This is a predicted structure of a 72-nucleotide RNA (transfer RNA) from a Patescibacteria group bacterium. Rfam family: tRNA. The family's RNA type in Rfam is transfer RNA. Taxonomically the source falls in Bacteria candidate phyla (Bacteria).
RNA sequence: GCCGACUUAGCUCAACGGUAGAGCAAUAGUUUUGUAAACUAUAGGUUGUCGGUUCAAAUCCGACAGUCGGCU
Numbered sequence: 001g002c003c004g005a006c007u008u009a010g011c012u013c014a015a016c017g018g019u020a021g022a023g024c025a026a027u028a029g030u031u032u033u034g035u036a037a038a039c040u041a042u043a044g045g046u047u048g049u050c051g052g053u054u055c056a057a058a059u060c061c062g063a064c065a066g067u068c069g070g071c072u
Base pairs, nucleotide, nucleotide: 001071002070003069004068005067006066007065010024011023012022013021018055026042027041028040029039030038048064049063050062051061052060
C1' cells in the first nucleotide's frame, strides 16, 4: 500500500426495516443464627462518529475512526 471481518448495557453476546433483549456482574428484597447458594424485583444503551435512503434505520448505502486477520 491492497483486501476482508468486527464495533450494541460494566463484561460476553442476541435482535426479518416497525416498542433494543438475554446470560453474567451491580442494587434492593425474600429465605438463613450468619454467609454463600436459590428465588423475586429494580437500575443500567446517543446501537463507534458523521452523512444519505425511507413514513420509519442497530439493521440498507457512503465516508471517517478504532480493533483484528490476510496479502504484498